[in-house]
Context: one part of a larger RNA
RNA sequence: CACUCGUUCAGGAACUCGGCAAAUUAACUCCGUAACUUCGGGAGAAGGAGUGCCUCCGCGAGGGGGCCGCAGUGAAAUGCGCAGGGCGACUGUUUAACAAAAACACAGGUCUCUGCUAAGUCGAAAACGACGUAUAGGGGCUGACGCCUGCCCGGUGCCGGAAGGUUAAAGGGAGGGGUCAGCCGCAAGGCGAAGCUCCGAGCUGAAGCCCCGGUAAACGGCGGCCGUAACUAUAACGGUCCUAAGGUAGCGAAAUUCCUUGUCGGGUAAGUUCCGACCUGCACGAAUGGCGUAACGAGAUGGGCGCUGUCUCGACGUGGGGCUCA
Numbered sequence: 001c002a003c004u005c006g007u008u009c010a011g012g013a014a015c016u017c018g019g020c021a022a023a024u025u026a027a028c029u030c031c032g033u034a035a036c037u038u039c040g041g042g043a044g045a046a047g048g049a050g051u052g053c054c055u056c057c058g059c060g061a062g063g064g065g066g067c068c069g070c071a072g073u074g075a076a077a078u079g080c081g082c083a084g085g086g087c088g089a090c091u092g093u094u095u096a097a098c099a100a101a102a103a104c105a106c107a108g109g110u111c112u113c114u115g116c117u118a119a120g121u122c123g124a125a126a127a128c129g130a131c132g133u134a135u136a137g138g139g140g141c142u143g144a145c146g147c148c149u150g151c152c153c154g155g156u157g158c159c160g161g162a163a164g165g166u167u168a169a170a171g172g173g174a175g176g177g178g179u180c181a182g183c184c185g186c187a188a189g190g191c192g193a194a195g196c197u198c199c200g201a202g203c204u205g206a207a208g209c210c211c212c213g214g215u216a217a218a219c220g221g222c223g224g225c226c227g228u229a230a231c232u233a234u235a236a237c238g239g240u241c242c243u244a245a246g247g248u249a250g251c252g253a254a255a256u257u258c259c260u261u262g263u264c265g266g267g268u269a270a271g272u273u274c275c276g277a278c279c280u281g282c283a284c285g286a287a288u289g290g291c292g293u294a295a296c297g298a299g300a301u302g303g304g305c306g307c308u309g310u311c312u313c314g315a316c317g318u319g320g321g322g323c324u325c326a
Stems, first nucleotide, its partner, number of pairs: 001321001003319001005317004010312002014310001019307001027051005036041001038144001052067006068072001082303001084301001087297002092104002108142007120128002145292004150222003155219002157215005164210003170204002175199005182191003223241005250284001251281001262278005
């Protein structure tokens, strides 16, 4: 000197990003326990009292009497607790070795595929699915529970339709080219059957696409400008343009709000955080679910009690080191 453990006047979070760390609490018996609630819970809520030894009575729980100490769960092990709001219902799972979470999963909901040689998986086969059979199996989304889940099918996707348009191989072969026996010609050259060969039009020709419908718990989307009420302000109301339709309920400066430390209220002596409101939602919004919600959480956030060397502000000690000397 740092580490480790212990003690500390007065104060008690003034420390700090933040009570990080430490301290408090603690066992058993009894008393007593709120809001809220899914009636299970919340609960060990909170808060309080007792606790040793000897003797007598009692089966016992316990009761009577007596005794000692500063102290009787006499050492040790051994919950700190309270009220609020956001997220996720919950117990679980996860980045082996920087993340344990509001991420994943989850029961529950819903859509869709699959009639059995099922759909689906897979590497030919085998196998799985399943020695199952739609109360079954596969896939997608959502995520307990409660109240709900609005409008748009124009685009994309999927499903259905088959009249018309378009359309491949193929069929078909009109017609044309090459070659050539032969014929014409003095020659150059020309014509040219059959065969072989190369092109090849109309015409026939499926699905698909176009087309016609359906479908949003399919992918997705859910407006602008102007005017108007007898103070002002605002606009229930009107006009107009565009759209497939113009955001319903609920919520809202939010894990979402740029301006923004919005404004008002609460808490503080003082509050960019927090809580309650307002709504001007830059850029919430209904299973990429909306809004609530008891219980739960080594999760994130603000407050208060108790408690403390976190601090004012240090001090002293223990142990093993460093260091010095031998």